[in-house]
Molecule: SAM riboswitch aptamer (S box leader)
Organism: Arthrobacter sp. B0490
RNA sequence: UGACCAUCCCGAGCGGCUGAGAGAUCUGGCUCAUUGACGCCGCAGCAACCCUGGCCUCCGCGUCCUCCGCGGCGACAGAAGGGUGCUACUGCCAGACCGAUGGAGG
Repeated sequence: UGACCAUCCCGAGCGGCUGAGAGAUCUGGCUCAUUGACGCCGCAGCAACCCUGGCCUCCGCGUCCUCCGCGGCGACAGAAGGGUGCUACUGCCAGACCGAUGGAGG
């Protein structure tokens, strides 16, 4: 990042600080919030995007086949270590415009 891909009805909260709005924006609704929300910090947790694994399937390459090696899609398993993310309500709902996160790239 006005270009690409995937996901956004599963799951997972306590403490400290702060103090009035918050659930991205607009309209309408609904909800959370001085019995302290939102936010920040700490800790804990969830998940499996990156990741890790091998006796897996398939495909490609190494001039053809086998073996072997490398790479890729997928399935399966994992969460110890690492990079993120997330932990009210389906991205709270509808419409509109979009947004968020990860990967990939510059």